Predicted 3D model of a 76-nucleotide RNA (transfer RNA) from a Candidatus Bathyarchaeota archaeon. The sequence is in RNAcentral, with records from ENA. Rfam family: tRNA. By type it is a transfer RNA.
RNA sequence: GCCUCGGUAGCUCAGCCGGUAGAGCGGCGGCCUCGUAAGCCGCAGGUCCCGGGAUCGAAGCCCGGCCGAGGCUCCA
Numbered sequence: 001g002c003c004u005c006g007g008u009a010g011c012u013c014a015g016c017c018g019g020u021a022g023a024g025c026g027g028c029g030g031c032c033u034c035g036u037a038a039g040c041c042g043c044a045g046g047u048c049c050c051g052g053g054a055u056c057g058a059a060g061c062c063c064g065g066c067c068g069a070g071g072c073u074c075c076a
Base pairs, nucleotide, nucleotide: 001072002071003070004069005068006067007066010025011024012023013022019056027043028042029041030040031039049065050064051063052062053061
């Protein structure tokens, strides 16, 4: 330098063919208990890596960047 895959909640990740963004864990509150844990119920939390484009509409498409993982190649 080139190719492939990935970047979505604090963490690990879903999100099918474009149509109002989710789960588990964690956090907070409640129930239960003499009390804790467990269990059950509820709540909060996201500029979907950044910029631009096409579209009525983008996390998902197109272009350009940045970051991470893997592979290939050249030079020294």